[in-house]
RNA sequence: GGAGUCGGCCGGGCGGUCGCUGUCGCGCAAGCGGCAGAGGAAAGUCCGGGCUCCGCAGGGCAGGGUGCCAGGUAACGCCUGGGCGGCGCGAGCCGACGGAAAGUGCAACAGAGAGCAGACCGCCGAACGGUUCCUCCGGGAAUGCGUGGCAAGGGUGAAACGGUGCGGUAAGAGCGCACCGCGAGUCUGGCAACAGACCGGCACGGCAAACCCCACCUGGAGCAAGGCCGAAUAGGGAUCCCAUGACGUGGCCCGCGUCGGAUCCGGGUUGGCCGCACGAGGCGCGUGGUGACACGCGUCCCAGAGGAAUGACCGUCCUCGACAGAACCCGGCUUACAGGCCGGCUCCAAUC
Numbered sequence: 001g002g003a004g005u006c007g008g009c010c011g012g013g014c015g016g017u018c019g020c021u022g023u024c025g026c027g028c029a030a031g032c033g034g035c036a037g038a039g040g041a042a043a044g045u046c047c048g049g050g051c052u053c054c055g056c057a058g059g060g061c062a063g064g065g066u067g068c069c070a071g072g073u074a075a076c077g078c079c080u081g082g083g084c085g086g087c088g089c090g091a092g093c094c095g096a097c098g099g100a101a102a103g104u105g106c107a108a109c110a111g112a113g114a115g116c117a118g119a120c121c122g123c124c125g126a127a128c129g130g131u132u133c134c135u136c137c138g139g140g141a142a143u144g145c146g147u148g149g150c151a152a153g154g155g156u157g158a159a160a161c162g163g164u165g166c167g168g169u170a171a172g173a174g175c176g177c178a179c180c181g182c183g184a185g186u187c188u189g190g191c192a193a194c195a196g197a198c199c200g201g202c203a204c205g206g207c208a209a210a211c212c213c214c215a216c217c218u219g220g221a222g223c224a225a226g227g228c229c230g231a232a233u234a235g236g237g238a239u240c241c242c243a244u245g246a247c248g249u250g251g252c253c254c255g256c257g258u259c260g261g262a263u264c265c266g267g268g269u270u271g272g273c274c275g276c277a278c279g280a281g282g283c284g285c286g287u288g289g290u291g292a293c294a295c296g297c298g299u300c301c302c303a304g305a306g307g308a309a310u311g312a313c314c315g316u317c318c319u320c321g322a323c324a325g326a327a328c329c330c331g332g333c334u335u336a337c338a339g340g341c342c343g344g345c346u347c348c349a350a351u352c
Base pairs, nucleotide, nucleotide: 001348002347003346004345005344006343007342008341009340010339012317013316014315015314016313017312018311020037021036022035023034024033025032026031039323043334044333046332047331048330049329050328051222052221053220054219058254059253060252061251063218064217065216066215067214068082069081070080071079072078083097084095085094086093087092098213099212103211104210105207106206120154121153122150123149124148127147128146129145130143131142132141133140134139162180163179164178165177166176167175181202182200183199185198186197187196188195189194226274227273228272229271236265237264238263239262240261241260245259246258247257248256281300282299283298284297285296286295287294288293
């Protein structure tokens, strides 16, 4: 100097004039004044909860979710640390990461053979027979022709019942050995997942993001939840079931509770207030911890609209403004993003 990787921050500011919303104070009222007023993702609606309601929310089945280990958290499918596997020279990044001897199933075609398989091309004269040649007439040589032995070599295939090498054999084969791979057992380290050593010639393919098995978790519905006040109407009509029944916040069973229930037609009200922001809250410091985070002390109040509040103008600074607007709230994940700032680490080149 270049390239990369991980983490953090900003993402318009300041002043003035008019206008808008909330809250507090003053005021009989009209109104006046103080303070505050969209995000890092407010987005997706994907997870987890807080909160509200349901006379069961109790027990269970089905259903659904997660899936290495240990922690954090209100909780999680999130985060942190570790293990194993994969990618990368590396810093780092990713993981749908329990089980294939519980069972079922799938893998076209090709191929001898694709779960306990198998001989297409082949190899073999050690064993027995045959054929040819030679013979010192004892036999010898040649020949995979037959019986027989083999699955090491070649081929097919995405994948061929461990791999490479040496020995051995008639030719071969973990048949034996070395290393790798695999593994019941034992020992060592670690809370553990796991790692290493010893021992064992050892066969026990793939797919569960196939059904399934195993472990753990799981009531339902949702702020259009729910509550209060006011007002109005038709205490309406029809049909069916009715205690051996019906109903009770997804389905089914048990239990418990209630006494009416279901369907259709028709009428009234679509007003106001609460819920609605002090929170698993923000910030600073200290202590503990590798870390996520926890505890303690101090300090601050930082939006609550209701068809939906931030707008317009002027001046100025500058990164000249991207993605983009709260609607009960919070913890995450994912996606989008012009431009700018800070820090750690890795690799490359040059110079000293």